[in-house]
RNA sequence: UUUCGAUAAUGGCAAACCUACCUAAAGGUAGGGACGCAAAGCCACAGGCCUAAGGCAAAAGCUAUGGCAGCUGGGUUACCGAA
Numbered sequence: 001u002u003u004c005g006a007u008a009a010u011g012g013c014a015a016a017c018c019u020a021c022c023u024a025a026a027g028g029u030a031g032g033g034a035c036g037c038a039a040a041g042c043c044a045c046a047g048g049c050c051u052a053a054g055g056c057a058a059a060a061g062c063u064a065u066g067g068c069a070g071c072u073g074g075g076u077u078a079c080c081g082a083a
Stems, first nucleotide, its partner, number of pairs: 004081002012037002017032006035070001041076003045073003048068003054063003
């Protein structure tokens, strides 16, 4: 340095839920709160999933240009140092 991740140490993040706001919704932001996480830091590149404003459709419905990084893969940065 790379890989790896311990009954080590310093710490970090924050699910559900509640409140307020944004939004058509999914979802997001802030505060509270902790289910958990060795990248649960960042990136929408690939797959997958969610929503359907608008558009299409006689209708049932279909559809992403909207989202999910705490779904998987991938890229990138990083604390510590037992085996």
Description: The RNA shown here (c-di-GMP-I riboswitch aptamer) has 83 nucleotides and comes from Filobacillus milosensis. The sequence was found by an Rfam model in a public genome assembly. The model forms 95% of the base pairs in the Rfam consensus. Lineage of the source: Bacteria > Bacillota > Caryophanales > Bacillaceae > Filobacillus.